[in-house]
Context: one part of a larger RNA
RNA sequence: GAUUGAACGCUAGCGGCAUGCCUAACACAUGCAAGUCGAACGGUAACAGGCCCUUCGGGGUGCUGACGAGUGGCGGACGGGUGAGUAACGCGUAGGAAUCUGCCCAUCAGUGGGGGAUAGCCCGGAGAAAUCCGGAUUAAUACCGCAUACGCCCUACGGGGUAAAGCGGGGGAUCGAAAGACCUCGCGCUGGUGGAGGAGCCUACGUCCGAUUAGCUUGUUGGUGGGGUAACGGCCUACCAAGGCGACGAUCGGUAGCUGGUCUGAGAGGACGACCAGCCACACUGGGACUGAGACACGGCCCAGACUCCUACGGGAGGCAGCAGUGGGGAAUUUUUCGCAAUGGGGGCAACCCUGACGAAGCAAUGCCGCGUGGAUGAAGAAGGCCUUCGGGUUGUAAAGUCCUUUCGUGGGGGACGAAAAGGCGGGUCCUAAUACGAUCUGCUGUUGACGUGAACCCAAGAAGAAGCACCGGCUAACUCCGUGCCAGCAGCCGCGGUAAUACGGGGGGUGCAAGCGUUAAUC
Numbered sequence: 001g002a003u004u005g006a007a008c009g010c011u012a013g014c015g016g017c018a019u020g021c022c023u024a025a026c027a028c029a030u031g032c033a034a035g036u037c038g039a040a041c042g043g044u045a046a047c048a049g050g051c052c053c054u055u056c057g058g059g060g061u062g063c064u065g066a067c068g069a070g071u072g073g074c075g076g077a078c079g080g081g082u083g084a085g086u087a088a089c090g091c092g093u094a095g096g097a098a099u100c101u102g103c104c105c106a107u108c109a110g111u112g113g114g115g116g117a118u119a120g121c122c123c124g125g126a127g128a129a130a131u132c133c134g135g136a137u138u139a140a141u142a143c144c145g146c147a148u149a150c151g152c153c154c155u156a157c158g159g160g161g162u163a164a165a166g167c168g169g170g171g172g173a174u175c176g177a178a179a180g181a182c183c184u185c186g187c188g189c190u191g192g193u194g195g196a197g198g199a200g201c202c203u204a205c206g207u208c209c210g211a212u213u214a215g216c217u218u219g220u221u222g223g224u225g226g227g228g229u230a231a232c233g234g235c236c237u238a239c240c241a242a243g244g245c246g247a248c249g250a251u252c253g254g255u256a257g258c259u260g261g262u263c264u265g266a267g268a269g270g271a272c273g274a275c276c277a278g279c280c281a282c283a284c285u286g287g288g289a290c291u292g293a294g295a296c297a298c299g300g301c302c303c304a305g306a307c308u309c310c311u312a313c314g315g316g317a318g319g320c321a322g323c324a325g326u327g328g329g330g331a332a333u334u335u336u337u338c339g340c341a342a343u344g345g346g347g348g349c350a351a352c353c354c355u356g357a358c359g360a361a362g363c364a365a366u367g368c369c370g371c372g373u374g375g376a377u378g379a380a381g382a383a384g385g386c387c388u389u390c391g392g393g394u395u396g397u398a399a400a401g402u403c404c405u406u407u408c409g410u411g412g413g414g415g416a417c418g419a420a421a422a423g424g425c426g427g428g429u430c431c432u433a434a435u436a437c438g439a440u441c442u443g444c445u446g447u448u449g450a451c452g453u454g455a456a457c458c459c460a461a462g463a464a465g466a467a468g469c470a471c472c473g474g475c476u477a478a479c480u481c482c483g484u485g486c487c488a489g490c491a492g493c494c495g496c497g498g499u500a501a502u503a504c505g506g507g508g509g510g511u512g513c514a515a516g517c518g519u520u521a522a523u524c
Stems, first nucleotide, its partner, number of pairs: 001524004006520005013371006019364002021329001026327003030324003035074003040071002043067002047065003050061004081282003090207007099199003104195008112146001114144002122135005151162004166187006174181002208254003215245003220242008257279004261272004284305005307318004335361001337360003343357001344355004374404004384395004408465001410460004418451001423445008468513005473494003479508005489496002
């Protein structure tokens, strides 16, 4: 000099954009942070409507819109947080082969025919509660056989094994008493093949300090058989062999998430890894598996432990390193805000619902950037202050005065963009038996804004509301007076102060930065 997730002191007008627990991975009150689908299902607790009854209080009826609880599906493996652990194939770079992959895209084939249960509801019982038990009954895209099997899997010569589910919209002929069958469209379902994206695995090289750590290793190193996995493999197991690593630093100890990058520097290098992005690890501590395409799962389950809470003492409940917020620790780090309008995500045919992701606002000069605190004129060089050699000098065109301007702020006014959608109507094309429905393209129409008293603009008044901080011995830019008298004090280094101190304290003046200025800490 540059820099910072800074803190402290003094000071402080406005705006934009960023950033904001670096310490206790300490403990957490409260609210919210993951749901959704009635176009899978049986149904009907609440609300609204219809219908029926009514003693006018109300009652009944799932008929409709809807929908609590329940069965079922998809999603809770993403998104969000943190950096404890980890010196490791963890990360980075470059390669590789023995793999899996829900939703999505393309393509091929299929979607036939049956069955038995079980939640819920009802009845009964136990319990303070959490909840649990028994009985009866019922549905499905829940569950289980049968058929079929291009393909797929196992054997590989025959051969053997393995699927599925329906729901909704519309409809001319035919059948049917009706429901419907049937046809068609859409969404699904099953079995393959390929892709996209994702994930698992292997190898080489690189990746901090210590030798006052020199030897380490028995599933250890390799082989064979077997097991296991989606998959290779001592991954596991039995047997056999005795190997494997190490001064090119094994092992041990300490420290640490890694990277893109950030800061500094002419560079080489050094230091760092906040925010943003990629990867990893973790979710009160330790262990375990279940489900699933995917987890050994932050807001799932089981066991153990510590802690907290409830209890009728028998037994139960909990996990903010999600967003806010509280206590504590600390030099120190924000609101228990608004909204799903936008972007993105989950569910759904859709409408839509959910979303502390996100978009915004709030707080903080924490940082960066921009603007303002007025402009011109004005010498009697006013008064006052300070200095003085007493002549004067300086503050100083500075002020006053005169003439202007009105940014920002204040008050008022109308007022873009962020909005694309969705929905409705019409037209073309496709599908189709169809001028239904549906798909797609397109024209017209049309709803939706948290921010928001927003931005930008216009009007009004009036210089009006807006300057400090540090320094002035040398380094280093800026000097005098008074006070003090090795005292009080200053100080980054050299050093100042013991009676004329440009170095202490105050005044005047000056210098440097400026809504900041200094100090401290830290890196180069």

A computed fold for a 524-nucleotide part of an RNA from a Gammaproteobacteria bacterium, annotated as small-subunit ribosomal RNA, 5' domain. The RNAcentral record of the full RNA draws on SILVA. The organism belongs to Gammaproteobacteria, within Bacteria. The coordinates come from a structure-prediction model, not an experiment, and the mean pLDDT is 87.